[in-house]
Context: one part of a larger RNA
Parts: sequence; structure tokens; C1' cells
RNA sequence: UGACGGGGGCUCACACAAGCGGUGGAGCAUGUGGCUUAAUUCGAGGCUACGCGAAGAACCUUAUCCUAGGCUUGACAUGCACGGAUGACGGCGGGGAAACUCGUUCGUCUGCUUCGGUGAAACGUGCACAGCUGCUGCAUGGCUGUCGUCAGCUCGUGUCGUGAGGUGUCGGGUUAAGUUCCUUAACGAGCGAAACCCCUGUCAGUAGUUGCCAACAGGUAAUGCUGGGGACUCUACUGAGACUGCCGGUGUUAAACCGGAGGAAGGCGGGGAUGACGUCAAGUCCUCAUGGCGCUUAUGCCUAGGGCUGCACACGUGCUACAAUCGGGCGGACAAAGGGAAGCAAGACCGCGAGGUGGAGCAAACCCCAAAAACCGCCCGUCAGUUCAGAUUGCAGGCUGCAACUCGCCUGCAUGAAGCUGGAAUCGCUAGUAAUCGCGGAUCAGCUACGCCGCGGUGAAUGUGUUCCUGAGCCUUGUACA
Repeated sequence: UGACGGGGGCUCACACAAGCGGUGGAGCAUGUGGCUUAAUUCGAGGCUACGCGAAGAACCUUAUCCUAGGCUUGACAUGCACGGAUGACGGCGGGGAAACUCGUUCGUCUGCUUCGGUGAAACGUGCACAGCUGCUGCAUGGCUGUCGUCAGCUCGUGUCGUGAGGUGUCGGGUUAAGUUCCUUAACGAGCGAAACCCCUGUCAGUAGUUGCCAACAGGUAAUGCUGGGGACUCUACUGAGACUGCCGGUGUUAAACCGGAGGAAGGCGGGGAUGACGUCAAGUCCUCAUGGCGCUUAUGCCUAGGGCUGCACACGUGCUACAAUCGGGCGGACAAAGGGAAGCAAGACCGCGAGGUGGAGCAAACCCCAAAAACCGCCCGUCAGUUCAGAUUGCAGGCUGCAACUCGCCUGCAUGAAGCUGGAAUCGCUAGUAAUCGCGGAUCAGCUACGCCGCGGUGAAUGUGUUCCUGAGCCUUGUACA
């Protein structure tokens, strides 16, 4: 100087408390361990691995995964030497699961030319090399997690100390903040904090189609449907607005805090992006790059089939329930944000349905996906393993795809399991939040999505407080630790 303490002081955080909803019990989904297996590819491992890399494992993907068949200048790149038109694609025949291999010359294709040929690409042979998701993340770059959006981490000069180093950065107030004020052997500065950026909340200007419809006119069974209009909503660009600016009080006349006015918004208005010096030899050589090492008729490459989906079990994360604040039937209403051409697909017709036929319209403020659901109204069920719950299984179908056996999703009928609120323990959340309800998207032929990332609808309770648990910051103290 740090680190540590079941030392002290001050302070903070959904850290506790106060409250609401869960997990832990059940069934299923998913990841992991374990076991099994010819193989169940690899990585991730307290917090910070475990719906993680996987934003899509039937083949492909896919990999030293396994079994089997095949290739050796190679699936891919560059160069050299030799050969010489031998070449490429398609067809046919034999072998084969395919890859490939052997043959046939039947069709198509190629520049220049003095018509003798010649040359590039390709091909063959040989060489130099290619190739490796092989090892080392403890050789590395890059990227990332975490402490933590915590308020810290440093420097120049000066000064103090023999020196390591201290001071500044401490102290008194204040703040979300090393934020700021005062004091001061310090005076300044940098990286962080804040601000600048984006979304959202109010208003104005500009613009008015594909959006809108107040007034006027026309028209319909009905509809901004039409003429028209720019008022309104909205769209999307430019601005305004909030600064403790104003008033009162407290305070040191300061910084600031408390209350108030005005205001759409008030003291950081709400949300996002943004992550200092560093820590964990944290993670990744399977994104990529890269040193070293290893393989080179194989650890490279091609192919078929299987595996990654196996199941006495254990754990994590979720979904659906156990019901009446509910379930079922019928009727009625209101979103936002997205996606669409190898695409989204309306009306119509067929089918109980999944879906099929067909195809209007739409590169989309125009058309389509598209119905929002919870909600509201009426009717049935009255506490039961039930008109709860839907696992499992049988049969019959639909869709995608070369192909659904291993191993896809969906529909109908039948079947109806466990489950009556979950031990010890444990998680999230302070407001448009939790809870609850649906909608969309990426990946994607299809889908094991209940995941993830977004969007809106309905919309709470509690917060006395900082004694305790956890983590963190500053000052101080002890130390046999570095």
C1' cells in the first nucleotide's frame, strides 16, 4: 500500500422487512448429470453452466459420433514440368445402397487460323502443396460474461517522507453520482458519472396519399362509396417546451433540500443505447484470425444407413392444471407491433375438422396474413376426481417433404391417467410495474416453440423502517496474511 475480520462509524441496493404472484408436490415439454449404447459428436460447470452455443438434429445440417463401402494432388487454392484434343454435359449398358467404377461413342458445346496447325480453360501423369469442427483459451488477437451503470480509477506540477509511498481523492454539508459547495499544501487535468443520441408523454409549423371526414353536395341494402375538404385523427420531418426558471421556508450569504404556483410534464418526467482502471490464467483455438504441436492412401475427402430423440434414476428452467373470481354453448365490442413474390392469399365452393379446389387483390398507410383474447350479455353445470383436468393409448384422416419406421406437426371419434394448492427450502417484482390476456416476428420445406425476441389489452397490493440476512461504496481500527 492492499486484502481480510463472527472490529467500529456513515451510506446504498427488491438486500431484508411490508405486500402480490410463483418454484419445490402432479402430468408433460426442454436442458443437464448419471446409466445404457456400435455410437448415444463437442463445448458450457457456484453466483456468472443447465429452454446455454442450437434464431429450427427425419436425410442434409453433423463435427475423430458409430457401422459399412470408396478416393489419394484430393471436395477447394496457386505454381511448375510433361502429355496431347485425349475434354465437359446429357443418353445407353454392366456392378453397386449410394458414392463411385468399368464400358459404349449416340446427341450437344469451345477461341484464333496462312486450313498445315496452334493456344487458353478442362483432363491425365508427376512435383511443390492443399485439407484437419485434430491438441493447447495456461502461448494469443478479437468478442463476451461478472463485480456493476457500482462511483470509482488515475495523471502533471508542487509539497511531505531516507524509502515503499502519502497528499490531491481527507474533513463539514449535499447528491443517484469523486454531483456540487465550503474549508484546505495543494493547484489543475484525464478516463468514468452527467450531458450530447434514440423511443415515449404536450403543443406548433410544414406536408395531405394509399391515411382522415367536421361542414357542403350526390349516392347505397350498407360502407369516406363519390365530388370535394385539411378542420380533426393519423402519418413523418422540423421546431418549441423543464432550467430549481418563479414564490415562500430551511440552510453558512453557499451547494442544496422541503412546500407552492403555473404547466401536458417538476426537480434525473418514463424507457433504451451507452459499461472507467481493473478482477476471475473466467468463457470461446467448434464463428473468425493466429504461434506452437500433431495427422498426411488419413485425425483429410465422398457416400449409404444408424446415432445426437436411447431410460431403474437425480437436478435446473418452463407449460398445463388441480376448478365456480371457474368450465361449456350462443351473441356482441375494442389494439399495437410486425410479416408477405420460389411469398401473403380474400370472396366463393367441398369437408364435422385439420385441410382441399380455385384464384380476386397486393413488392403493400392501398391487398392479404387477421380472428385479437381476456371483456360484456343470455343460457346450462352447483362442489363431484365432476360438464374440473387433460396425460396415455386405439382407430380414421390431413399437410410438408425424394422420404415421416427409428424420429415431424395437425384434425376427428373413442380412451380418459396423475392431480383436491404442494415438506425443508427457494425465486421474481416498487407502477402502467407485478399479475393476467391474447397478437406478431426471426430461424424455417415442415416442425417436436410450452423456448427466445418484440407488441399491445385489462390492471393491483405494499413500502413503518434499516435491528437482522446478502452484496456493495467511503472513512477508521487490528493483523503472525501478500